[in-house]
Context: one part of a larger RNA
RNA sequence: UUGGGCGUAAAGCGUCCGUAGACUGUUUGAAAAGUUCUUGGUUAAAUCUGUGGGCUCAACCCAUAGACCGCCAAGAAUACUGUCAGACUAGAGAUUGGGAGAGGUAAGCGGAAUUGCCGGUGUAGUAGUAAAAUGCGUUGAUAUCGGCAAGAACACCAAAAGCGAAGGCAGCUUACUGGAACAAUUCUGACGUUCAGGGACGAAAGCGUGGGUAGCGAAUGGGAUUAGAUACCCCAGUAGUCCACGCCGUAAACGAUGGGUACUAAGCAUUGGAAGUAUCGACCCUUUCAGUGCUGUCUAACUAAGCUAACGCCUUAAGUACCCCGCCUGGGAAGUACGACCGCAAGGUUAAAACUC
Repeated sequence: UUGGGCGUAAAGCGUCCGUAGACUGUUUGAAAAGUUCUUGGUUAAAUCUGUGGGCUCAACCCAUAGACCGCCAAGAAUACUGUCAGACUAGAGAUUGGGAGAGGUAAGCGGAAUUGCCGGUGUAGUAGUAAAAUGCGUUGAUAUCGGCAAGAACACCAAAAGCGAAGGCAGCUUACUGGAACAAUUCUGACGUUCAGGGACGAAAGCGUGGGUAGCGAAUGGGAUUAGAUACCCCAGUAGUCCACGCCGUAAACGAUGGGUACUAAGCAUUGGAAGUAUCGACCCUUUCAGUGCUGUCUAACUAAGCUAACGCCUUAAGUACCCCGCCUGGGAAGUACGACCGCAAGGUUAAAACUC
RNA backbone atom coordinates (compact mmCIF):
# COMPACT_ATOMS: atom_id res chain seq x y z
C1' U A 1 0.00 0.00 0.00
C1' U A 2 -4.13 -3.33 0.20
C1' G A 3 -7.13 -4.28 4.17
C1' G A 4 -9.34 -3.27 8.84
C1' G A 5 -11.11 0.47 11.87
C1' C A 6 -12.48 5.53 14.84
C1' G A 7 -18.59 5.75 22.30
C1' U A 8 -14.78 3.49 26.42
C1' A A 9 -8.74 -0.22 23.35
C1' A A 10 -4.89 4.21 18.51
C1' A A 11 -8.48 7.16 15.86
C1' G A 12 -14.59 12.34 14.52
C1' C A 13 -11.41 18.62 12.99
C1' G A 14 -14.61 22.81 18.99
C1' U A 15 -18.64 24.51 15.55
C1' C A 16 -20.63 26.42 11.20
C1' C A 17 -20.39 28.77 6.09
C1' G A 18 -18.43 27.60 1.63
C1' U A 19 -14.62 27.25 -3.36
C1' A A 20 -12.28 23.35 -6.27
C1' G A 21 -13.39 18.19 -6.22
C1' A A 22 -16.47 13.79 -5.34
C1' C A 23 -21.51 12.00 -5.39
C1' U A 24 -26.49 13.23 -7.21
C1' G A 25 -34.45 12.68 -8.31
C1' U A 26 -38.40 11.09 -12.44
C1' U A 27 -38.89 11.14 -17.80
C1' U A 28 -38.35 11.84 -23.60
C1' G A 29 -35.11 12.47 -27.66
C1' A A 30 -30.28 13.16 -30.02
C1' A A 31 -25.24 12.18 -30.42
C1' A A 32 -21.82 8.18 -29.17
C1' A A 33 -17.00 10.54 -24.87
C1' G A 34 -16.73 6.50 -21.06
C1' U A 35 -18.55 1.27 -21.63
C1' U A 36 -19.31 -3.58 -24.46
C1' C A 37 -18.42 -6.58 -28.92
C1' U A 38 -15.90 -7.73 -33.77
C1' U A 39 -11.77 -7.06 -37.19
C1' G A 40 -6.92 -5.25 -38.42
C1' G A 41 -2.19 -3.14 -36.94
C1' U A 42 1.40 -2.50 -33.25
C1' U A 43 3.28 -4.13 -28.60
C1' A A 44 12.27 -5.37 -30.44
C1' A A 45 14.94 -9.36 -28.24
C1' A A 46 15.62 -11.49 -23.62
C1' U A 47 12.38 -12.63 -19.27
C1' C A 48 7.38 -15.59 -17.78
C1' U A 49 3.81 -20.00 -18.99
C1' G A 50 2.44 -24.64 -22.01
C1' U A 51 4.40 -28.34 -25.39
C1' G A 52 8.45 -30.58 -27.97
C1' G A 53 13.70 -31.04 -28.54
C1' G A 54 19.55 -30.61 -27.45
C1' C A 55 23.93 -30.98 -23.84
C1' U A 56 24.46 -38.69 -20.02
C1' C A 57 20.40 -35.59 -16.01
C1' A A 58 19.61 -30.78 -14.10
C1' A A 59 20.74 -25.84 -14.20
C1' C A 60 21.36 -24.04 -19.09
C1' C A 61 20.18 -23.78 -24.33
C1' C A 62 16.93 -24.23 -28.94
C1' A A 63 12.11 -24.38 -31.53
C1' U A 64 6.97 -23.35 -31.35
C1' A A 65 2.44 -21.60 -29.25
C1' G A 66 0.67 -18.40 -25.57
C1' A A 67 0.50 -14.95 -21.66
C1' C A 68 1.51 -9.92 -19.46
C1' C A 69 1.18 -4.35 -20.09
C1' G A 70 -1.14 -1.73 -23.15
C1' C A 71 -1.75 1.62 -27.51
C1' C A 72 -3.82 2.94 -32.44
C1' A A 73 -7.43 2.49 -36.46
C1' A A 74 -12.10 0.79 -38.68
C1' G A 75 -17.03 -1.17 -37.94
C1' A A 76 -21.21 -2.27 -34.68
C1' A A 77 -24.43 -1.84 -29.94
C1' U A 78 -26.89 2.14 -26.76
C1' A A 79 -28.82 -0.64 -21.06
C1' C A 80 -25.75 2.17 -17.56
C1' U A 81 -22.34 6.83 -16.57
C1' G A 82 -21.20 11.42 -18.92
C1' U A 83 -22.73 15.45 -22.86
C1' C A 84 -26.60 18.37 -25.48
C1' A A 85 -31.89 19.67 -26.08
C1' G A 86 -36.86 19.30 -23.83
C1' A A 87 -40.53 18.02 -19.98
C1' C A 88 -42.03 16.82 -14.63
C1' U A 89 -42.65 17.42 -9.05
C1' A A 90 -41.88 13.27 -4.59
C1' G A 91 -35.68 16.43 -3.11
C1' A A 92 -34.52 21.68 -2.27
C1' G A 93 -36.15 26.67 -2.07
C1' A A 94 -39.80 30.69 -2.13
C1' U A 95 -44.94 32.66 -0.59
C1' U A 96 -49.14 33.26 2.95
C1' G A 97 -51.14 32.53 8.05
C1' G A 98 -51.46 32.00 13.31
C1' G A 99 -48.35 30.48 17.28
C1' A A 100 -43.60 28.81 20.76
C1' G A 101 -38.80 30.03 22.80
C1' A A 102 -33.01 32.08 29.05
C1' G A 103 -31.54 32.73 20.32
C1' G A 104 -28.56 37.62 19.49
C1' U A 105 -27.41 43.17 20.08
C1' A A 106 -28.43 47.84 22.53
C1' A A 107 -30.84 51.05 26.02
C1' G A 108 -33.73 51.85 30.34
C1' C A 109 -35.80 50.21 34.99
C1' G A 110 -36.49 46.96 39.73
C1' G A 111 -36.25 44.43 44.50
C1' A A 112 -33.61 41.15 47.98
C1' A A 113 -28.77 40.44 49.79
C1' U A 114 -23.62 42.07 50.74
C1' U A 115 -20.01 45.70 52.03
C1' G A 116 -18.81 50.70 53.36
C1' C A 117 -20.22 55.55 55.43
C1' C A 118 -23.58 58.76 58.66
C1' G A 119 -27.03 58.92 62.80
C1' G A 120 -29.99 56.48 67.09
C1' U A 121 -30.36 52.44 71.03
C1' G A 122 -26.91 49.61 73.79
C1' U A 123 -22.39 47.13 76.49
C1' A A 124 -18.27 43.73 76.46
C1' G A 125 -17.23 40.98 73.84
C1' U A 126 -17.14 39.38 68.71
C1' A A 127 -15.34 36.44 64.77
C1' G A 128 -13.37 31.78 63.77
C1' U A 129 -12.19 26.30 64.44
C1' A A 130 -11.86 19.51 65.36
C1' A A 131 -9.57 22.68 69.08
C1' A A 132 -7.24 27.30 68.86
C1' A A 133 -4.74 31.60 67.56
C1' U A 134 -3.72 35.69 64.33
C1' G A 135 -7.88 39.43 63.44
C1' C A 136 -11.91 43.12 64.93
C1' G A 137 -13.64 45.79 69.66
C1' U A 138 -14.25 50.70 75.53
C1' U A 139 -11.22 56.14 70.08
C1' G A 140 -17.72 51.85 71.70
C1' A A 141 -17.29 46.55 68.03
C1' U A 142 -20.85 42.29 67.50
C1' A A 143 -26.38 42.96 67.92
C1' U A 144 -30.56 46.21 66.53
C1' C A 145 -33.27 50.58 64.06
C1' G A 146 -33.22 54.59 60.30
C1' G A 147 -30.74 56.96 56.17
C1' C A 148 -27.09 57.32 52.14
C1' A A 149 -23.63 55.15 48.53
C1' A A 150 -21.36 51.43 45.48
C1' G A 151 -20.49 47.23 42.60
C1' A A 152 -21.78 42.45 41.14
C1' A A 153 -25.41 38.70 40.59
C1' C A 154 -30.66 37.92 39.49
C1' A A 155 -33.98 33.67 45.04
C1' C A 156 -39.00 31.69 44.19
C1' C A 157 -41.08 30.49 39.08
C1' A A 158 -37.34 26.16 37.48
C1' A A 159 -38.48 21.28 35.06
C1' A A 160 -36.04 14.66 32.88
C1' A A 161 -38.40 22.05 30.45
C1' G A 162 -36.93 25.74 26.26
C1' C A 163 -33.58 28.22 22.48
C1' G A 164 -28.93 28.27 19.73
C1' A A 165 -24.16 25.59 14.60
C1' A A 166 -21.04 25.09 18.59
C1' G A 167 -19.05 28.03 22.57
C1' G A 168 -23.30 29.20 25.20
C1' C A 169 -28.10 31.76 26.84
C1' A A 170 -32.17 33.14 32.90
C1' G A 171 -34.95 39.72 37.12
C1' C A 172 -38.45 43.15 34.14
C1' U A 173 -39.59 46.44 29.87
C1' U A 174 -38.69 48.53 25.07
C1' A A 175 -36.28 48.91 20.17
C1' C A 176 -33.71 46.33 16.29
C1' U A 177 -32.65 41.39 14.62
C1' G A 178 -31.28 35.69 13.29
C1' G A 179 -33.11 30.71 13.05
C1' A A 180 -36.45 26.54 13.54
C1' A A 181 -41.47 24.04 13.68
C1' C A 182 -46.68 23.65 12.03
C1' A A 183 -50.81 24.56 8.56
C1' A A 184 -52.26 26.02 3.47
C1' U A 185 -51.27 24.52 -0.76
C1' U A 186 -50.07 29.34 -4.53
C1' C A 187 -45.01 29.61 -7.14
C1' U A 188 -39.70 28.12 -9.00
C1' G A 189 -38.31 23.49 -11.24
C1' A A 190 -32.98 19.39 -9.18
C1' C A 191 -31.63 25.08 -7.95
C1' G A 192 -29.29 19.09 -4.01
C1' U A 193 -25.48 16.50 -0.37
C1' U A 194 -20.59 16.72 1.47
C1' C A 195 -16.52 19.56 1.43
C1' A A 196 -9.22 19.59 0.54
C1' G A 197 -7.49 24.66 0.59
C1' G A 198 -10.18 29.32 2.49
C1' G A 199 -13.43 32.28 5.78
C1' A A 200 -16.38 33.32 10.25
C1' C A 201 -17.66 32.27 15.30
C1' G A 202 -15.42 30.16 19.49
C1' A A 203 -15.89 28.75 27.62
C1' A A 204 -12.33 29.83 31.19
C1' A A 205 -7.61 31.64 31.93
C1' G A 206 -4.16 35.11 29.89
C1' C A 207 -2.38 39.86 27.17
C1' G A 208 -2.81 45.52 25.56
C1' U A 209 -5.20 50.58 26.42
C1' G A 210 -8.74 53.16 29.38
C1' G A 211 -12.36 52.81 33.25
C1' G A 212 -14.55 50.24 37.55
C1' U A 213 -13.81 47.32 42.08
C1' A A 214 -19.25 45.43 46.70
C1' G A 215 -18.38 40.24 47.29
C1' C A 216 -15.07 36.41 46.03
C1' G A 217 -10.08 35.70 45.43
C1' A A 218 -4.31 32.98 42.29
C1' A A 219 0.16 35.62 44.29
C1' U A 220 1.60 37.47 49.03
C1' G A 221 1.58 38.42 54.61
C1' G A 222 0.02 36.53 59.28
C1' G A 223 -2.22 32.42 62.65
C1' A A 224 -2.61 27.15 63.23
C1' U A 225 -1.42 21.85 62.01
C1' U A 226 3.09 19.13 61.37
C1' A A 227 9.28 16.04 62.12
C1' G A 228 8.84 19.73 58.20
C1' A A 229 3.96 22.14 55.79
C1' U A 230 6.51 26.72 50.21
C1' A A 231 -0.44 22.62 51.43
C1' C A 232 -5.26 21.15 53.29
C1' C A 233 -8.08 24.84 58.09
C1' C A 234 -8.41 30.24 59.89
C1' C A 235 -7.59 36.00 59.55
C1' A A 236 -6.31 39.49 55.88
C1' G A 237 -5.42 40.36 50.72
C1' U A 238 -2.93 42.15 45.11
C1' A A 239 -3.77 40.70 40.06
C1' G A 240 -8.19 38.92 38.31
C1' U A 241 -13.36 38.39 38.29
C1' C A 242 -17.09 43.57 35.93
C1' C A 243 -17.38 47.43 31.47
C1' A A 244 -15.55 49.43 26.44
C1' C A 245 -12.35 48.44 22.39
C1' G A 246 -8.46 45.22 20.44
C1' C A 247 -5.74 40.42 20.78
C1' C A 248 -5.30 35.16 22.11
C1' G A 249 -7.76 30.50 19.53
C1' U A 250 -7.22 26.67 23.40
C1' A A 251 -10.62 22.84 27.02
C1' A A 252 -12.72 15.97 29.68
C1' A A 253 -14.67 22.54 23.39
C1' C A 254 -17.90 15.30 25.76
C1' G A 255 -23.01 12.29 23.60
C1' A A 256 -15.29 11.13 24.69
C1' U A 257 -20.36 9.18 19.17
C1' G A 258 -18.55 14.09 11.73
C1' G A 259 -22.51 15.51 8.10
C1' G A 260 -26.60 13.91 4.67
C1' U A 261 -30.52 10.44 2.81
C1' A A 262 -33.66 5.99 3.22
C1' C A 263 -35.55 1.75 6.00
C1' U A 264 -36.38 -1.22 10.76
C1' A A 265 -41.20 -3.33 17.58
C1' A A 266 -42.77 -0.29 21.77
C1' G A 267 -44.04 3.17 26.07
C1' C A 268 -44.06 8.19 28.28
C1' A A 269 -43.67 13.60 28.54
C1' U A 270 -43.91 18.23 26.08
C1' U A 271 -44.76 22.17 21.92
C1' G A 272 -47.67 23.62 17.63
C1' G A 273 -51.75 22.41 14.28
C1' A A 274 -56.33 19.71 12.78
C1' A A 275 -60.73 16.82 13.76
C1' G A 276 -64.28 14.66 17.21
C1' U A 277 -66.94 14.46 21.94
C1' A A 278 -68.62 17.72 25.67
C1' U A 279 -69.96 22.71 27.10
C1' C A 280 -73.26 28.94 27.16
C1' G A 281 -67.92 29.07 26.47
C1' A A 282 -63.22 27.29 28.05
C1' C A 283 -60.63 23.34 30.57
C1' C A 284 -60.68 18.00 30.70
C1' C A 285 -61.18 13.59 27.41
C1' U A 286 -60.50 10.75 22.52
C1' U A 287 -58.24 10.36 17.66
C1' U A 288 -54.70 12.12 14.23
C1' C A 289 -50.39 14.96 11.80
C1' A A 290 -45.65 17.27 12.46
C1' G A 291 -41.71 18.63 15.76
C1' U A 292 -38.82 18.36 20.41
C1' G A 293 -37.25 15.38 24.45
C1' C A 294 -37.12 11.16 27.70
C1' U A 295 -37.53 5.80 29.49
C1' G A 296 -35.75 1.10 28.43
C1' U A 297 -30.34 2.42 35.37
C1' C A 298 -31.41 2.86 41.48
C1' U A 299 -37.20 2.26 42.00
C1' A A 300 -43.39 0.17 38.56
C1' A A 301 -44.16 -3.18 33.58
C1' C A 302 -42.25 -5.50 29.03
C1' U A 303 -38.46 -5.62 26.47
C1' A A 304 -38.39 -7.67 20.25
C1' A A 305 -34.99 -7.97 16.03
C1' G A 306 -30.12 -6.43 15.07
C1' C A 307 -25.16 -4.86 16.59
C1' U A 308 -20.98 -5.05 20.25
C1' A A 309 -14.64 -7.82 22.93
C1' A A 310 -17.64 -6.65 26.85
C1' C A 311 -19.92 -2.53 29.02
C1' G A 312 -23.79 -1.30 26.55
C1' C A 313 -26.50 0.99 21.94
C1' C A 314 -31.40 0.31 20.31
C1' U A 315 -36.30 5.07 15.12
C1' U A 316 -32.03 11.26 18.31
C1' A A 317 -28.49 3.57 16.75
C1' A A 318 -23.20 2.09 18.39
C1' G A 319 -29.03 -1.65 13.65
C1' U A 320 -29.48 -2.20 7.92
C1' A A 321 -27.41 0.43 3.43
C1' C A 322 -25.46 4.38 0.14
C1' C A 323 -22.67 9.36 -0.62
C1' C A 324 -18.90 12.97 0.99
C1' C A 325 -15.17 14.76 4.52
C1' G A 326 -11.68 14.16 8.73
C1' C A 327 -8.64 10.80 11.42
C1' C A 328 -5.81 5.90 13.27
C1' U A 329 -1.77 1.98 12.29
C1' G A 330 2.82 -0.95 19.17
C1' G A 331 4.72 1.86 24.01
C1' G A 332 8.28 5.74 25.21
C1' A A 333 11.21 9.67 23.18
C1' A A 334 6.73 13.59 21.79
C1' G A 335 2.26 16.60 20.52
C1' U A 336 8.66 17.39 21.65
C1' A A 337 13.13 19.23 18.27
C1' C A 338 14.06 21.73 13.68
C1' G A 339 11.80 24.60 9.83
C1' A A 340 7.50 27.42 8.36
C1' C A 341 3.08 30.36 9.40
C1' C A 342 0.34 33.12 13.24
C1' G A 343 0.84 36.06 18.06
C1' C A 344 2.59 42.16 21.82
C1' A A 345 3.75 38.13 24.89
C1' A A 346 2.14 33.69 26.93
C1' G A 347 2.15 30.52 23.35
C1' G A 348 -0.72 28.18 19.17
C1' U A 349 -0.91 25.33 14.39
C1' U A 350 1.76 22.05 11.26
C1' A A 351 5.23 18.08 12.73
C1' A A 352 9.82 14.23 12.77
C1' A A 353 14.22 11.32 13.93
C1' A A 354 18.24 9.07 16.56
C1' C A 355 17.86 6.02 20.64
C1' U A 356 15.11 2.58 23.71
C1' C A 357 11.44 -1.43 25.36